[in-house]
Record summary:
Large-subunit ribosomal RNA, domain I from a Candidatus Bipolaricaulota bacterium, 590 nucleotides, folded computationally. NCBI's taxonomy places the organism under Bacteria, Bacteria candidate phyla, Candidatus Bipolaricaulota. It was read from a public genome assembly.
Context: one part of a larger RNA
Order: sequence, then C1' cells, then structure tokens
RNA sequence: GGCAAAUGGCGGACACCUUGGCAGUUGGAAGCGAUGAAGGACGUGGUUAGCUGCGAUAAGCUUCGGGGAGCCGCUAAGCAGGCUUUGAUCCGGAGAUUUCUGAAUGGGAGUGCCCCUCAUGGUGAAGCCAUGAGAGUUCGUACUGAAAUGAGUAGGUACGUUCAGCGAACCCGGCGAAGUGAAACAUCUCAGUAACCGGAGGAAAAGAAAUCAAUAGAGAUUCCCUGAGUAGUGGCGAGCGAAACGGGAAGAGCCUAAACCGAGCGUGUGUAAGACUGCAUUCGUUGCUCGUUCGGGGUUGUAAGAAGUUUCGUCUUCUUCAUGCAGGAGGAGGCAGGGUUAAAAGGAAUAUCUAGUCGAAUGUCUCUGGAAAGAGCGACCGCAGACGGUGAUAGUCCCGUAGACGAAAGGUUGACCUACCCUGGAAACUUUCUUAAGUAGCGCCGAACACGUGAAAUUCGGCGUGAAGCUGGGAGGACCACCUUCCAAGGCUAAACAUUACCAACUGACCGAUAGUGAACUAGUACCGCGAGGGAAAGGUGAAAAGCACCCCGGGAGGGGAGUGAAAUAGAACUUGAAACCAUUUGCCU
Repeated sequence: GGCAAAUGGCGGACACCUUGGCAGUUGGAAGCGAUGAAGGACGUGGUUAGCUGCGAUAAGCUUCGGGGAGCCGCUAAGCAGGCUUUGAUCCGGAGAUUUCUGAAUGGGAGUGCCCCUCAUGGUGAAGCCAUGAGAGUUCGUACUGAAAUGAGUAGGUACGUUCAGCGAACCCGGCGAAGUGAAACAUCUCAGUAACCGGAGGAAAAGAAAUCAAUAGAGAUUCCCUGAGUAGUGGCGAGCGAAACGGGAAGAGCCUAAACCGAGCGUGUGUAAGACUGCAUUCGUUGCUCGUUCGGGGUUGUAAGAAGUUUCGUCUUCUUCAUGCAGGAGGAGGCAGGGUUAAAAGGAAUAUCUAGUCGAAUGUCUCUGGAAAGAGCGACCGCAGACGGUGAUAGUCCCGUAGACGAAAGGUUGACCUACCCUGGAAACUUUCUUAAGUAGCGCCGAACACGUGAAAUUCGGCGUGAAGCUGGGAGGACCACCUUCCAAGGCUAAACAUUACCAACUGACCGAUAGUGAACUAGUACCGCGAGGGAAAGGUGAAAAGCACCCCGGGAGGGGAGUGAAAUAGAACUUGAAACCAUUUGCCU
C1' cells in the first nucleotide's frame, strides 16, 4: 500500500408523516374610492427583533347580542404587574377614533417632507397656538361681466351635481405585430392572435326580420349537439373553413319618428277674416301661415295608421271648448273588466346570511405493552359507523356527525298589496295624407363576410354621385323575368351562454419537502441589479420537556458518570439514517 470483516465518523438518500400546495364541484358574492380607496411609510406593548393587530382613544375605545371561567395575540419563554361570576379574555352586528403618504385635491417637492391664505376661538393685536376651509372636470341655478358698448356672449364668483384612482379573469370597441408554417420566400399562414389604448357590467354583447327557405314551410337573440372537416376557399400550395335543416337549453316581448289634434313660445300677415255647429249676445294682442317645445294620437307588410263618410251600439260624477239654449267634441275622477310587474317608488309574509345551542350509546373484566383505541370475553346506540383528536388501530373518551333549534343589531330575498297600463265602442267604404334622405343604390379605393376580386351576391368605411316614396321599396350569391318572401335608413329588452381576485361547504386511481405554488419555515423574504427586473435555501426530539439536578476531566468546546424517559446510537448538529468519502481494530497478501 491492497483485499476482507467488524466498529465508528461524515453525509442526508430512502421510508413514514403534514401545517402547505394543485385541480375541481355546488352555492354565495361579483366590486372598493373625494364620507379619501387599493397600496404603503412611521408609530403603537411595562420589558419588544420579526410577524399579526391597531392608529396619538394606537395587540385597542363605546354599545348591542352570543358565551360562561379563565385571561393579558404568535415565534416564546422569563421577569414585573394586572383583569375577571358587578360576567373578563373570546365570537358576531352597529358605531367612535383612524398620524403621514397615496387619485391626493390649498401651493410646492426627490411619496411618507416643506411652505402659505382665509374664517372662528384663545387675547386688545398683523405675532403665536388650536380647529376648520381652500385643486380641477361635467351639468344646472343665481349673481357679476369684457376685448369690439353688440350680446347678458367669453370669462369670473357662489351653491348644488358629477367625474377621477384601484381591482384576478370574463365582455365590447379602437389600434395592431413578429418568431413560426409554407421544409427557401414575396400572395398566404401565424392572426385580427400577442402587446398597447378606451369603455362597461355582474355578466357583457346580440335581439323581435327590408331574416331564412323553396312551391313545403319556419317565425327575435344567445348557447350546446349535429350537419362537417361537408359545401366552398386556397402561390387550388401550406392551409383556411361555413350555413340552412334537424335535436336540445332558455323563452318575452316592446317603445319612438311621421300624418292628425291641442297648448305654450317665437316669426310673418295687420284690424277682419274669426272665436266647435245653429240662433242671440259678447270679445278684439283675436284669427290664420311658418318654426320650435310639450301633451294626446300612432307603430305595421295576408300592409298599417291619420283624416273623412255611412251603419249599429252607449256604466256613472264633475269639468273645459267666451256667455245662454240645443247638439257635438274632449279632459279628470269613481266603478267594472282585463293585463303587466322587465325600469322607478312604498309596505311586506316567507326564506336566508353575519355569533351560537341541544345532540344517542361500554366494561373499576382478562392479556400484551411505557401507554389500549389492539387481542379475548361481555354489553349498548344508530335519521348519528363523516372527519379529526386522544400515550398504537375508538360508532358508544373529546370535538363533532344525523336530526332539531337560535338574533338585540345589520344585510340579502321579495309571495302579496299599493302601484303601473289597457278597455267601456265596433264594422264597412272610398279618396286625400303619413310610414325614418344627402338615406338606399351606383362609380373609385379599402375592409368584413369560411369566400385571397373572383361570375361575387351580402355587410361596413373614405371620396364622389344620388333615387323611389305604396301603382312604393329590399332580398332570394353577377344580371334579367316570373314567383316567393320581407319592410332598411330610430331605440329598449330578462333567461339560457363566459369568468373567479374573494367567501362557505365538499371532492380527488392529484403532490408529499430536489415533489406540490417561487414560497408548508420572518417569502416575493434574504440576496443580486442604478433601474425595469431577477430571486433562493431552509419541515420532523419526545406521549409529555420529564430539555440531563449533582460529581469528575477541560480555559472553553466537548466528554465520562449519575438521573429522566419505553427508548438518549430519541440530547436539541435531535425520527429513520443508504451510498460516495474518512478513520480505527483484526486477519491475509505484497
């Protein structure tokens, strides 16, 4: 030096475990903010480094409920000192306080700092202190009020109102790539994706046919299945890729503009046409045309409505149309009938959320063991044999579970009622009027449609041009005819459908500390970077600290005894404790 065995050291694999994650299901909730948010800074404890809580009233204050014996949060004990059956700590509802910053908003600034004006009070005071107010936008009202003597305009002031900023995904819109694929690359693809911007809601968007269809019909929108990788489209390459029908989920329909009538205001006309009709009286800034605002009316395609004419019919009270009589036309209320409740408002049964309460049933038997929940023997409950804990594996020990109850206060729900709407006339007829215009269409250029300009319908935009108007107009994939079908150029609309930062309960042939979140632990921490940003490692004594009194060696570290414990080769560098690696002892070989 090598080999082998044994015993140790180092090391932290493996096994077992789980406080943490991951993926879901069901329900809730789906927002917070100038009444100052989200996020922070700095403080705050008798002693206090971090976390948590809180805010100069600072691990808290008040009050109303719950609860019932201990308590003064965690790492984390100690020391000191308190509170509590006159009900503390703790849990829940409501309230108070809530420094400085931050949209940050009196002005400024390098966020957590500096400085000012006014009012009120302390004083008599311009100084000092305390308290309060003081940014901008939108809209409205009032006052004031120019340049340019024309506005009551621009602006100013006050009051009220409104917005801002943050937030995980979902939604709508605007703008809009590239890596890539095409085995290169340019049309094409990736993809109208990502990123950025704007906006909203608990969902959003869409939506009651100028839709589909095809000689038969359907009847708003949305979503799923299917049709179908079909029809198509495509350097006909790579690729892209429908729709109707059919089957389901859900189900809901409505309101304006216009014609016509009335009222108000304004314009024009300018004293008589006229004021619902007839007669009489009366009026005269009255009447008429046009414009505008408001109210009534009206809303569709087998066209509809308005105005007018004819026929039949009529719940009731008050009232208007200058007055009286007769007729006619309206308005309001009551009553009766019907409908809606999807926007707004009030009341409200019920249900429910935010604390909790009750809640069955085993042995002082035997055995093993440190310990019984294990084994044996013998009982009991069960609308409860879910889960978890307890010194090993417990239906009957604990917490609970099934089931049954519970709210002073605040929230949610909202049967029903009030409410709201319609009707109290209908039918027929003809002519006149109305039915969304710089719109539809067309030309050029783009874009969206599965559809790349194509035979390219349909939809949208820019520029230009530019209808018809019911004997009208659009569509049915160029275009024309016939036929069929629908009625654009205004608007609203629940449900079915998307998502989950957050709350509750539950689930898993999901992970088990190099896994599972980056993070089971002071984790977005330590650390790195000027910054944007990057970003760790790190779990396990024991049932219980019973965490080794005391003695010995040593400066200490550490160890040897003794003691605790079932175990100390469980001693905090603490469950198990593999390998590499390092030693010691013994044997063999050289």